[in-house]
Molecule: transfer RNA
Organism: Micrococcales bacterium
RNA sequence: GGCGGCAUAGCUCAGCAGGCAGAGCAACGGUCUCAUGAGCCGUGGGCACAGGUUCGAAUCCUGUUGUCGCCA
Numbered sequence: 001g002g003c004g005g006c007a008u009a010g011c012u013c014a015g016c017a018g019g020c021a022g023a024g025c026a027a028c029g030g031u032c033u034c035a036u037g038a039g040c041c042g043u044g045g046g047c048a049c050a051g052g053u054u055c056g057a058a059u060c061c062u063g064u065u066g067u068c069g070c071c072a
Base pairs, nucleotide, nucleotide: 001071002070003069004068005067006066007065010025011024012023013022019055027043028042029041030040031039048064049063050062051061052060
């Protein structure tokens, strides 16, 4: 220098043939307990960035950034 994969919640990951953003764990609050933990109930929290297409984009297209790999 060229090519490709990945980027979604604090962490690990689903969702990606366009149509309500989810799970587990964690955090916080409540319940329970003499207390802690476990259990049970509940709450908050996110689509890497910019632009385009579309009635509608996490999803499709382009560029950028980060990361991983392959080729030279």